[in-house]
This is a predicted structure of a 350-nucleotide part of an RNA (small-subunit ribosomal RNA, central domain) from a lake water metagenome. RNAcentral holds the full RNA, with entries from SILVA. It matches the Rfam family "Bacterial small subunit ribosomal RNA". The family is grouped with related families in Rfam's "SSU clan". Its family is annotated with ribosome and structural constituent of ribosome in the Gene Ontology. The prediction has a mean pLDDT of 88.

Context: one part of a larger RNA
RNA sequence: CUGGGCGUAAAGGGCGCGUAGGCGGCCAUCUAAGUCAGACGUGAAAUCCCCCGGCUCAACCUGGGAACUGCGUCUGAUACUGGGAGGCUAGAGUUUGGGAGAGGGAUGUAGAAUUCCAGGUGUAGCGGUGAAAUGCGUAGAUAUCUGGAGGAAUACCGGUGGCGAAGGCGGCAUCCUGGACCAAUACUGACGCUGAGGCGCGAAAGCUAGGGGAGCAAACGGGAUUAGAUACCCCGGUAGUCCUAGCCCUAAACGAUGAAUACUUGGUGUGGCGGGUAUCGAUCCCUGCCGUGCCGAAGCUAACGCAUGAAGUAUUCCGCCUGGGGAGUACGGUCGCAAGGCUGAAACUC
Numbered sequence: 001c002u003g004g005g006c007g008u009a010a011a012g013g014g015c016g017c018g019u020a021g022g023c024g025g026c027c028a029u030c031u032a033a034g035u036c037a038g039a040c041g042u043g044a045a046a047u048c049c050c051c052c053g054g055c056u057c058a059a060c061c062u063g064g065g066a067a068c069u070g071c072g073u074c075u076g077a078u079a080c081u082g083g084g085a086g087g088c089u090a091g092a093g094u095u096u097g098g099g100a101g102a103g104g105g106a107u108g109u110a111g112a113a114u115u116c117c118a119g120g121u122g123u124a125g126c127g128g129u130g131a132a133a134u135g136c137g138u139a140g141a142u143a144u145c146u147g148g149a150g151g152a153a154u155a156c157c158g159g160u161g162g163c164g165a166a167g168g169c170g171g172c173a174u175c176c177u178g179g180a181c182c183a184a185u186a187c188u189g190a191c192g193c194u195g196a197g198g199c200g201c202g203a204a205a206g207c208u209a210g211g212g213g214a215g216c217a218a219a220c221g222g223g224a225u226u227a228g229a230u231a232c233c234c235c236g237g238u239a240g241u242c243c244u245a246g247c248c249c250u251a252a253a254c255g256a257u258g259a260a261u262a263c264u265u266g267g268u269g270u271g272g273c274g275g276g277u278a279u280c281g282a283u284c285c286c287u288g289c290c291g292u293g294c295c296g297a298a299g300c301u302a303a304c305g306c307a308u309g310a311a312g313u314a315u316u317c318c319g320c321c322u323g324g325g326g327a328g329u330a331c332g333g334u335c336g337c338a339a340g341g342c343u344g345a346a347a348c349u350c
Base pairs, nucleotide, nucleotide: 004321005320006319007304008303012318014201015200016199017198021194022193023192025088026087027086029084030083031082033081034080035077036076037075038074039073040072041071042070049065050064051063053061054060091191092188093187094186095184096183097182098181103177104176105175106174107173108172109171110154115149116148117147118146119145120144121143125136126135162169163168206247207246208245209244210243211242215241216240220236221235222234223233258317259316260315261314262313263312266295267294268293269292270291271290272289273288274287275286276285278283299306300305323350324349325348332343333342334341335340
């Protein structure tokens, strides 16, 4: 090089934007680089292969042929690929009109609840557990009523509902802002797909500085349990959880399923927009497109299962895998304030 794979056996990059590169719609035309045909030249000899011959045979050796699948030049072919110029509209994008949405950022605001503070009523318990105890309480707790403070989160609606590329997003209002979808016509005319590097985003925890701190709660203290109990249960409780600015860059970052396009029997829910029909209307029924579930045909699969958002049938591009342990370790490099991240072996052993 050829070849086999990546839902669960090893293997899809956490996600996006995009550079180089790779790949790329329909029509006609020119060219003839790739491609194909023919001719000529060359492709040393030996070797390999075929035939004949020489050493008694063979190895070995001689002669002849074939071959040397290559390269160059010339003449042609033009289906496909490439290149030039031209056209098209089915891909892609723009325009107009709509409605849906926890999409993102900022500011403000509301009610319920927990806790705390002040006051009133009131008296001996409260709390907690399997049972208890630590704890709180006659300096008046728990319970209950009134007023206040503060932080965090938004019950019901709420839904295999919605939105987002992923991470993720949930009270209400306003401002700024991204994307998708439907319908209709007009416009541009292949402007496309993927994407090594690169750049950006990226839960939680963690880090730096400054705020904030109600509840919860690593660490820590105490009470239980137990043979022990550095736990599970209980009483406390600090970082943290929250905000602003800046880092970190990991995950069972999962659909354990990369992106894009086309094609391939069906049934049944649900979200968004539209058309038709019946109807005074609500609404039912039929139907188109986009999304999200369930069940299943062919096909696929080791099986489980997947099954028009495929794990089916194909094409393009990227990433990744190659027995277990050693090991995501060592060393080196690079990034980081650190924690550590990324890249990533070998000896040895089974």